[in-house]
RNA sequence: GCCGAACGGCAUCGCGUCCAGCGCGCUGCCGGCGGGGGACCCACUUGCGAGCUUCGGCUCGCUGGGGCGAAUCGGUCGCAGUUCGGACCGUAGCGGCGCGCCACGAGGCGCCUCGCGAGCCCGACAGCUCACCUCGUAGGC
Numbered sequence: 001g002c003c004g005a006a007c008g009g010c011a012u013c014g015c016g017u018c019c020a021g022c023g024c025g026c027u028g029c030c031g032g033c034g035g036g037g038g039a040c041c042c043a044c045u046u047g048c049g050a051g052c053u054u055c056g057g058c059u060c061g062c063u064g065g066g067g068c069g070a071a072u073c074g075g076u077c078g079c080a081g082u083u084c085g086g087a088c089c090g091u092a093g094c095g096g097c098g099c100g101c102c103a104c105g106a107g108g109c110g111c112c113u114c115g116c117g118a119g120c121c122c123g124a125c126a127g128c129u130c131a132c133c134u135c136g137u138a139g140g141c
Base pairs, nucleotide, nucleotide: 001141002140003139007031008030009029010028011027013025014024015023016022032137033136034135035134036133037132042127047062048061049060050059051058052057064125065122066121067120068119073090074089075088076087077086093116094115095114096113098111099110100109101108102107
C1' cells in the first nucleotide's frame, strides 16, 4: 500500500521502563461501519415423476430450507466402480495497476492488463418488513 464492515475515542488491568510520557496486548463502554431476526401491505404456495380427470384440477412418491461472502453456473479427464475426493478449461460475478474521458471535488464511465472466482455457519427454521431484538468490528496479501 491492497482485499475486507473490521476503524476512532475513553477506562481498568498486564507488559515494555526505576518513574512520567509513550507504545503494545486483553477486557469493558461509547461512537462509526457491517450483518441477521422481526408487522400491516405486497409477494410466494418449490421442482421432478407416475396415475386419474368432468381438462377446472386431484392423488401418491421423491426432492429440505436458510445465512455471511465477488466466489455462481457449465464442460472435459482420470481413478474408484455403493460412496468418495482430485486435475484442467471456461463462466455469472469481484478486486488491483496503468491509460483516456466527465467533474471544483468525492467519485463515475470506457479501454487495457494482472489476479480472485474460496471457505465457513445455522440446524428442520427465517420472503419483504416500521417499531423492536440481536451479532461482528477478524483474518489475509
Annotation:
Model confidence (mean pLDDT): 83 of 100. Predicted 3D model of a 141-nucleotide RNA (c-di-AMP riboswitch aptamer (ydaO/yuaA leader)) from Conexibacter sp. CPCC 205762. The model forms 92% of the base pairs in the Rfam consensus. Taxonomically the source falls in Conexibacter (Bacteria, Bacillati, Actinomycetota, Conexibacteraceae).